[in-house]
C1' cells in the first nucleotide's frame, strides 16, 4: 500500500428502504422473616463520522476513523 469482514443501549447480538428490537445486567414493584428463583414494569440508542441517492435510511452509494483477516510472491 491493495483486498475482505465488522462498527447499532453497559454487555454480547437481531433488524438488508416504511415506528430501532431481543438476551444479559440496572432500576422499581408483587412474592420472603431475609435472600435467591420466579412473575410484572421502567429506564437506558444523534444505529462509528461526513457528505450523497430517495417521499422515506441502521439498511443503499461515496469518503474517513477504529478493530479483526488475508496479500505484498518467484525468476
Nucleotide at each position: 500500500g491493495c483486498c475482505c469482514a465488522g462498527u447499532u443501549g453497559g454487555c454480547g447480538c437481531a433488524g438488508u428502504g416504511g415506528u430501532a428490537g431481543c438476551g444479559c445486567g440496572u432500576u422499581c414493584c408483587c412474592u420472603u422473616g431475609a435472600c435467591a428463583u420466579g412473575g410484572g414494569a421502567a429506564a437506558g440508542g444523534u444505529c462509528a463520522u461526513a457528505g450523497g441517492u430517495u417521499c422515506a435510511a441502521a439498511u443503499c452509494c461515496u469518503a474517513u476513523a477504529c478493530u479483526g483477516g488475508g496479500c505484498a510472491c518467484c525468476a
Source information: Predicted 3D model of a 75-nucleotide RNA (transfer RNA) from an Elusimicrobiota bacterium. It matches the Rfam family "tRNA". Rfam classes the family as a transfer RNA.